[in-house]
Context: one part of a larger RNA
Molecule: large-subunit ribosomal RNA, domain IV
Organism: Candidatus Peregrinibacteria bacterium
RNA sequence: CUAUUGCUAAGGAACUCGGCAAAACAGUAGGUGUAACUUCGGGAUAAACCUUGCCCGAUGCGCGCAAGCGUGUCGGGCCGCAGUUAAUGAUUCCAUGCAACUGUUUAUCAAAAACACAGGUCUGUGCUAAGUCGUAAGACUAUGUAUACGGGCUGACGCCUGCCCAGUGCCAGAAGGUCACGAGGAGGGGUAUACGCUCUGAAUCUAAGCCCUGGUGAACGGCGGCCGUAACUAUAACGGUCCUAAGGUAGCGAAAUUCCUUGUCGGGUAAGUUCCGACCCGCACGAAUGGCGUAAUGAUGUGGAAACUGUCUCAGCAAUAGGCUCG
Numbered sequence: 001c002u003a004u005u006g007c008u009a010a011g012g013a014a015c016u017c018g019g020c021a022a023a024a025c026a027g028u029a030g031g032u033g034u035a036a037c038u039u040c041g042g043g044a045u046a047a048a049c050c051u052u053g054c055c056c057g058a059u060g061c062g063c064g065c066a067a068g069c070g071u072g073u074c075g076g077g078c079c080g081c082a083g084u085u086a087a088u089g090a091u092u093c094c095a096u097g098c099a100a101c102u103g104u105u106u107a108u109c110a111a112a113a114a115c116a117c118a119g120g121u122c123u124g125u126g127c128u129a130a131g132u133c134g135u136a137a138g139a140c141u142a143u144g145u146a147u148a149c150g151g152g153c154u155g156a157c158g159c160c161u162g163c164c165c166a167g168u169g170c171c172a173g174a175a176g177g178u179c180a181c182g183a184g185g186a187g188g189g190g191u192a193u194a195c196g197c198u199c200u201g202a203a204u205c206u207a208a209g210c211c212c213u214g215g216u217g218a219a220c221g222g223c224g225g226c227c228g229u230a231a232c233u234a235u236a237a238c239g240g241u242c243c244u245a246a247g248g249u250a251g252c253g254a255a256a257u258u259c260c261u262u263g264u265c266g267g268g269u270a271a272g273u274u275c276c277g278a279c280c281c282g283c284a285c286g287a288a289u290g291g292c293g294u295a296a297u298g299a300u301g302u303g304g305a306a307a308c309u310g311u312c313u314c315a316g317c318a319a320u321a322g323g324c325u326c327g
Stems, first nucleotide, its partner, number of pairs: 001322008010313002014311001019308001029051004037042001039156001053078011079083001091306007098298002103115002119154007131140003157293004162223003167220002169216005176211003182205002187200005224242005251285001252282001263279005
């Protein structure tokens, strides 16, 4: 020096991307006590505080015929630095993002905010079901029957889920247009002495589809621009104009989304590109590709605090195994 381990004055996160790692203050015993919030179940062992050994005396209760056993209360005393004397055995709190939750996942760099989920909704399917596998026979669905089964999206719960059907898709539509095979056969051509043979072929009839007419957004999707205007200024409830299928409603908003940006203001710090609360100028939120809230939950992300410590100031000492030499 490397690995593992133990101890350390004073300080105590100054370390660091970050308390990573380590430490252990506390300790699932008994008693007291326990906030916000809440879906009234929780949160909660919240937090916080006190006690704990041994001896003597008095006394209560339960069981027992009794002896006694078990379990309390009160008073006094004894020893130690220390009485759950060893070992084992949670760190806690505040705020916020995301996901409701338990669960699942990249066997071998990702455990998560991803997947699933109960719930919601749309859609197909009337049973020889739809759907799936198979060339088929047949099988699953299901020895089920629309309170069932398949598919898509969303994802507990609460409050809600706006406008657009022009495009695309899907659904409906006994009319009309177009349209294949087929039917039809006017007419025409070749050949020929003729009968005939053969080729071509108009009108007309004729399916789905497409055109067309409507509907449909928890279908794919979309949800404007310019100019002016109020008795300071500023701003624009208001007006004009162009375009559109319709011009983004509620709610939220520098956000897991904000480029400019460390936006501005407030809080927290002596000092804060992070964090929390606001503002709204949303480069480029927005309503089941769900919007906004939300108790509980989380080896989840972020910020802060207490306690604690060799993380650090700043390093020192010790132990074990290596490292070195010989084999």